RNA sequence: GGGCCUGUAGUUCAGUCUGGCUAGAAUGCUCCAUUCGCAUUGGAGAGGUCACGGGUUCGAUUCCCGUCAGGUCCA
Repeated sequence: GGGCCUGUAGUUCAGUCUGGCUAGAAUGCUCCAUUCGCAUUGGAGAGGUCACGGGUUCGAUUCCCGUCAGGUCCA
C1' cells in the first nucleotide's frame, strides 16, 4: 500500500439482508418488596450522537461514498 470482517446501553450481543410504531435482550447500576441482616427471588426505573461526516429518499441504525478505530490475510 491492497482485500475482507467488525464498530448499536457500563459490559456481551441481536436487529440491518427486504428503509417505515417511540431501537431491543441478557448482565450490571438505582429504588421498592421479601429477610434480624445478606444472598436469592419478584416488581419498578434510569442509561443510546446506532463510530464520524456527506449523499439518495417523504422518511436512514439499515442503501451509497468518504474518513477514523480495531481484527485478519496478502505484498